The prediction has a mean pLDDT of 85. A computed fold for a 478-nucleotide part of an RNA from a Phycisphaerales bacterium, annotated as large-subunit ribosomal RNA, domain I. The RNAcentral record of the full RNA draws on ENA.
[in-house]
Context: one part of a larger RNA
Order: sequence, then structure tokens, then C1' cells
RNA sequence: GGCGCACGGUGAAUGACUUGGCAUCGAGAGGCGAUGAAGGACGCGAGAACCUGCGAUAAGCCCAGAGGAGCCGGUAACUAGGCAGUGAUCCUGGGAUUUCCGAAUGGGGCAACCCACCCGUCAGGGUACUUUGCACUGAAUGCAUAGGUGCAAAGAGCGAACGUGGAGAAGUGAAACAUCUCAGUAUCCACAGGAAAGGAAAGCAACAGCGACUCCGCAAGUAGCGGCGAGCGAACGCGGAUAAGCCAGCGGAAUACCGAACGCUUUGGAAUGAGCGGCCAAAGAAGGUGAAAGCCCUGUAGAUGGAAGCUGGUGAGGACUAGAGUAAACUCGGGCUCGGGAAACCCGGGUUGAACAUGGGGGGUCCACCCUCCAAUCCUAAGUACUACUCGAUGACCGAUAGCGAACCAGUAAGGCGACUGAACGUUGACAAGCUCCCCGACGAGGGGAGUGAAAGAGUACCUGAAACCGUGCGCUU
Repeated sequence: GGCGCACGGUGAAUGACUUGGCAUCGAGAGGCGAUGAAGGACGCGAGAACCUGCGAUAAGCCCAGAGGAGCCGGUAACUAGGCAGUGAUCCUGGGAUUUCCGAAUGGGGCAACCCACCCGUCAGGGUACUUUGCACUGAAUGCAUAGGUGCAAAGAGCGAACGUGGAGAAGUGAAACAUCUCAGUAUCCACAGGAAAGGAAAGCAACAGCGACUCCGCAAGUAGCGGCGAGCGAACGCGGAUAAGCCAGCGGAAUACCGAACGCUUUGGAAUGAGCGGCCAAAGAAGGUGAAAGCCCUGUAGAUGGAAGCUGGUGAGGACUAGAGUAAACUCGGGCUCGGGAAACCCGGGUUGAACAUGGGGGGUCCACCCUCCAAUCCUAAGUACUACUCGAUGACCGAUAGCGAACCAGUAAGGCGACUGAACGUUGACAAGCUCCCCGACGAGGGGAGUGAAAGAGUACCUGAAACCGUGCGCUU
């Protein structure tokens, strides 16, 4: 030095567990804000670093209800001092207070700071801008108007997705690329609601008829469009969802309360295990309790309560001032399956510019006949979309390199001038009973005894404790 065996160290895998996530479903809610939001800064405790709560009335103040013995939030104890059957702490509802910044609004400003004026009974209150309304005043200019002043009301900002409107790409595909596609997508802006939008035919259709809008299934990858390439892609029609209010019946959500039934023996540290004998069950869902509990605890079924909803009946769009620089034409663009095409229809810029129900629009150039509708005004639930947020339930979802980035004081530590990027870290034990005392040691670190404990080879570097890696002893061997 090698191999083997044994025993250790280190290390953290694995197993078990779950405080946290993920997804779906069902309800609720769908907003907050000048009565100052969202989000923050700074403070508030007897001693107080952070979190939580709160705001100079500062882990809180008042009232009402509920509740009934302890309490003064958490990490997290300790000391001190208090509160509480004259009902505290805690819970629900309402009220008061609510520094400073922030739309931030008296002026300024490098957010949480600086500097003012007016009124005031000295507590305090007011003073931004815009719009609208009212009042007073009031030019050129007579009446007026502009302007000025005051009062009142409203607006402003934030917020996840869903929505409507405005603006609007490129990578890409076409195996290159320019029309085309991607796509009216991404992105930006404005605005709104719990939904929004749309909406009661100047509509479809085809000689038969339908009867607002929205959404879904089919029609149909059809008719079409298309360097007729890549690709794009309807409608008619049919089947459904829904269709406000009132009446009756059914129905059964939320909240709070009530809510059945067990003992002995044995093993053990501990019984929920085993044995024996019982009981409840409209409750044998689940969680907890020193191991595995229907009957120990919390609960659960049920009861109480009565909302949504369902079924049946009835009902089934409204309103007015009744629509002219409008319809239409030409031109230039845009939207429709329609890329200018025979190109109708709809929308917009420009130039022109009707008729008036004895009228007008449409039925895919255009004309006639026929059919159908009545533009240039407005409103309209439901069916549909979404989930930042609250509650409940569920899972052939994860189980700490997984599951959210985040189970742990995480959008933290850390990185970056900045936009932004962005981790890791769970587990003693049933209970701290967290090792008083002795010994070695530097009045250490660490260890050995003794003690606690079921266990300390569970000692806070703490469940289990694999491997790599490092040792010690023994055997064989070079």
C1' cells in the first nucleotide's frame, strides 16, 4: 500500500409527516376614493429588534349584542405592574380618533419635507384646478356679450381578468420575396360596467314564408376569396339557451343555537391496541387527544331558520320632438368570404346634392315586373365573458431539488446606475421534563459520569440517517 470483516466519523439521500401550494366545482362579491383611496413613511408597549394591530384618544377609546373565567397579540421567554361575576380578555355590529406622504388639492419640493395668508370664542376652520348651475358685477358699444367676483354641486386617482372604441407592428408562413399571411394579433391610448357590447328590421327570404339582439351546436372547411400560391373562409336554413312583472304551489341557502351512545382486564411511558362484556346510529364524514377512538373532545346526521331557485297559470319590448347638407352620385380609403373584380351592401375624408308615403331603401352591376322594409332620434332585462377578492366543498393533484418564485418574517437576502433579475433555509420530545451536581479542559470549545425521559446512539449541529469521502482495530497479502 491492497483486499476483506467489524466499529466509527462526516454527509445528507431515503422513508414517514404537513403548516403551504395547485386545480376544479358551487355560492357570494364585483369595486375603493376629496367624509382623502390603493400604497407607504414615521411613530404607539414599563423594559421592545422584527411581525401583527393601531394612530399623539396610537397592540387601543365609546355604545349595543353575544359569551362566561380567565386576561394584558406573535417570535418568546423574563422581571415589574395591572384588569376581571359591578362580567374582563376574546367575537359580531355600529360609532369616535385617525400624525405625515400619496389623485394630494394654500405655495413650493430631491414623496413622507420647507414656507405662507385669511377667519377664529385659540378647540380649530378655510385657501388647487376643471366643468355645470345660480347670483352679483361688467368693457370696446346703446341693449347685450366677453371678462371679473362669489356660492353650490360634480369630476380627478387606484384596481386582476373580462368589455367597447381609437392607434396599430414585426419575427413568422409562402420552403427566397414584394401582393398575401402572421393579424386587426401583440403593444399603446381613452372610457365603462358587474358584466360590457348589441338590440326591436329602410332585416332576411323567394312566390312559401320568417319576425329585435346576444350566446351555443349544426349547416361547413361547404359557397366563395386567393401571386386561384401559402392560405383565408361565410351566410340562408335547422336545433337549442333566454325571454323582465304578478299569483299559487314546491323548494330549501346563509347565520346562531340544540345535538345520541363505554366500561373492565391486559401489554405498555402512555391505550385509541388486544381480550371480555355493553350501548348509540336520520350521527361509522373528518380532525384532535401520550399508539390505531362511532360512544374522551371538537364535530357529523338531524332539528331550527327561511334566501335563491323550480313548476304551473297569466303576461310578453318600450319612448319621442318622428329624424336634410341627410340618402344618393363622383373621387379616395376602409369593412364584409369578396385581394377592384360584373362588385352590389355597410363605414369614413373630400366635391356635389334629392324625394317627402301619389314618396323612399333593399332583394349582389344594370333594367322591368314582383316581393319586402321605412334610414338619417333614443332606451331596453335574460341567455354570454371574466375572477384581483370572500366562503364552502372536492381531487386515480404535489409532498420540501416536488407543489406558487415564496410551507421558514419572500418579491425578502443578494445582484444591477437603471429598467429589472431574484434565491436558500420544514421535523427534539407525549410533556422542556432543554441536563441541578461531579470530573478532564484555558473560570474555554468539546467530552465523560450522574440525573430527566419509553428512548439522549431523541441533547436544541436534535425523527429516520443510505452513498461518495475520512478513519480505528483485526485477518490475509505485496